[in-house]
Molecule: SAM riboswitch aptamer (S box leader)
Organism: Sphingobacterium wenxiniae
RNA sequence: GAUUUAUAAAGAAGUGGCGAGAGACUGGCUCUGUGACCCACUGGCAACCUUCAACAAGGGUUGAAAAGGUGCCAAAUCCUGUCCAAAACAAUAUCGUUUUGGAGCAUAUAAAUG
Numbered sequence: 001g002a003u004u005u006a007u008a009a010a011g012a013a014g015u016g017g018c019g020a021g022a023g024a025c026u027g028g029c030u031c032u033g034u035g036a037c038c039c040a041c042u043g044g045c046a047a048c049c050u051u052c053a054a055c056a057a058g059g060g061u062u063g064a065a066a067a068g069g070u071g072c073c074a075a076a077u078c079c080u081g082u083c084c085a086a087a088a089c090a091a092u093a094u095c096g097u098u099u100u101g102g103a104g105c106a107u108a109u110a111a112a113u114g
Stems, first nucleotide, its partner, number of pairs: 002113007013042005021031003025081001027079002043073003048069002050065006077106001082103008
């Protein structure tokens, strides 16, 4: 890197190093020499793997814990992209703009498989 399943509007930052871009991609918007991003250490959040209890018995549900394996600690996965629906505007052939909701794609993470 591939496939499957689950989750993604909650939560959680200090110090040191480096020194210019960073937020995956598009368009926006934002962060950043008052030092971002990244790296190391320390701290924390969460509860996927894990453990326990109760209930269940179509393979789970609910609650609790946090030693270990991951993950995470700007902004909703920052918003967005494709489709559907509704409303408003514009317009008179129907394409468009905005807002809201739903589904999907993509991405990230975990667990499992090969």